Predicted 3D model of a 72-nucleotide RNA (transfer RNA) from a Patescibacteria group bacterium. Its mean pLDDT, the model's own confidence on a scale to 100, is 82. Taxonomically the source falls in Bacteria candidate phyla (Bacteria). Rfam family: tRNA.
[in-house]
RNA sequence: GUCCCUAUAGUUCAACGGAUAGAACGAAGGCCUCCGAAGCCUUAGAUUGAGGUUCAAUUCCUCAUAGGGGCA
Numbered sequence: 001g002u003c004c005c006u007a008u009a010g011u012u013c014a015a016c017g018g019a020u021a022g023a024a025c026g027a028a029g030g031c032c033u034c035c036g037a038a039g040c041c042u043u044a045g046a047u048u049g050a051g052g053u054u055c056a057a058u059u060c061c062u063c064a065u066a067g068g069g070g071c072a
Stems, first nucleotide, its partner, number of pairs: 001071007010025004018055001027043005048064005
């Protein structure tokens, strides 16, 4: 230089173009307990950025950014 893959919650991952974007772990609060742990209940928390297509985009297209890989 060129080609390919990846980017969603604090972490690890889901999500036919249409659901209130879900789950587990973690965090906070509560119940329980003499106090903890475990268990149960509740709550907060995310789509890398900018455009485009579409009635509708996490999803499709373009560019950029970051990470990984192949070739040179």